[in-house]
Context: one part of a larger RNA
Molecule: small-subunit ribosomal RNA, central domain
Organism: Helicobacteraceae bacterium
RNA sequence: CUGGGCGUAAAGCGCGCGUAGGCGGGAAGCUAAGUCAGAUGUGAAAUCCUGUGGCUUAACCACAGAACUGCAUUUGAAACUGGCUUUCUAGAGUGUGGGAGAGGUAGGUGGAAUUCUUGGUGUAGGGGUAAAAUCCGUAGAUAUCAAGAGGAAUACUCAUUGCGAAGGCAACCUACUGGAACAUUACUGACGCUGAGGCGCGAAAGCAUGGGGAGCAAACAGGAUUAGAUACCCUGGUAGUCCAUGCCCUAAACUAUGAAUGCUAGUUGUUGGGGUGCUAGUCACCUCAGUGAUGCAGCUAACGCAUUAAGCAUUCCGCCUGGGGAGUACGAUCGCAAGAUUAAAACUC
Numbered sequence: 001c002u003g004g005g006c007g008u009a010a011a012g013c014g015c016g017c018g019u020a021g022g023c024g025g026g027a028a029g030c031u032a033a034g035u036c037a038g039a040u041g042u043g044a045a046a047u048c049c050u051g052u053g054g055c056u057u058a059a060c061c062a063c064a065g066a067a068c069u070g071c072a073u074u075u076g077a078a079a080c081u082g083g084c085u086u087u088c089u090a091g092a093g094u095g096u097g098g099g100a101g102a103g104g105u106a107g108g109u110g111g112a113a114u115u116c117u118u119g120g121u122g123u124a125g126g127g128g129u130a131a132a133a134u135c136c137g138u139a140g141a142u143a144u145c146a147a148g149a150g151g152a153a154u155a156c157u158c159a160u161u162g163c164g165a166a167g168g169c170a171a172c173c174u175a176c177u178g179g180a181a182c183a184u185u186a187c188u189g190a191c192g193c194u195g196a197g198g199c200g201c202g203a204a205a206g207c208a209u210g211g212g213g214a215g216c217a218a219a220c221a222g223g224a225u226u227a228g229a230u231a232c233c234c235u236g237g238u239a240g241u242c243c244a245u246g247c248c249c250u251a252a253a254c255u256a257u258g259a260a261u262g263c264u265a266g267u268u269g270u271u272g273g274g275g276u277g278c279u280a281g282u283c284a285c286c287u288c289a290g291u292g293a294u295g296c297a298g299c300u301a302a303c304g305c306a307u308u309a310a311g312c313a314u315u316c317c318g319c320c321u322g323g324g325g326a327g328u329a330c331g332a333u334c335g336c337a338a339g340a341u342u343a344a345a346a347c348u349c
Stems, first nucleotide, its partner, number of pairs: 004320003007303002012317001014201004021194003025088007033081002035077008049065006091191001092188003095184003103177007110154001115149007125136002162169002206247006215241002220236004258316006266294012278281001298305002322349003331342004
């Protein structure tokens, strides 16, 4: 150097955009950098290899050959890779058309419920549990009716449903706005794929400042349980949960499965779009895109995966190399902090 892997054994970055780099569709022409062929020069000697010979043999030595796989110059070849020019439309993108969607941001509006306040009715209990007690209530609770306040979440619809790159997104209305699919085939003409660094987004918890605070509820207090009970159960209850702005940057960030492209039996459900047919329907069939179930070949240690691959191939990136020590120490970068990222070794089995 080559050679193995990454669903569950160690191993896919949480996700995207994208720089350098790597890789890249069809045709024609030119070129000759890579590539291939020939020639010339050089590649010291020794060593190595082959043959012959010399010491009685061997080691050793001598001679000859081959080799020195390289470099330079030069003459050619033109299939492939590269470069330049022209061209094409199957990749990619744009236009046009009618649809789908909890995609995003901002503003506004509604109803149900909990809690609290005020007033009415009304009287002795309520609440809670396996059972209780702490707790609330004659200063009138619970229940019930009316009015008001305030915050948070949006029942049913709701579904292997839909949308989003991921995190995630669910009442209704308005404004602004992103993306995808389908149909059409008008336009551009390889504009593509991946992507070290970099930049951005990134649940929950946490942090800073200022608001808000109904319910729930770490911490905390009390009541129980228990041998004990720093818990499970109960009564309370503060941060927090909510909003704005700015940080933090981690998750079983999971499909534990990187992205892109092509190819490889089927059956069946569902979502969105389109087409064809007739008996014109709650119809049948076909097709594209998504999302499920099942299943052949193939793969797999098995489980299982199986056109949404973990099959067959190509390109690019990331990552793994026994367990513990350890995702730790030190250093560095980032952070207000909490800490995050990068990341060992001794020693030990």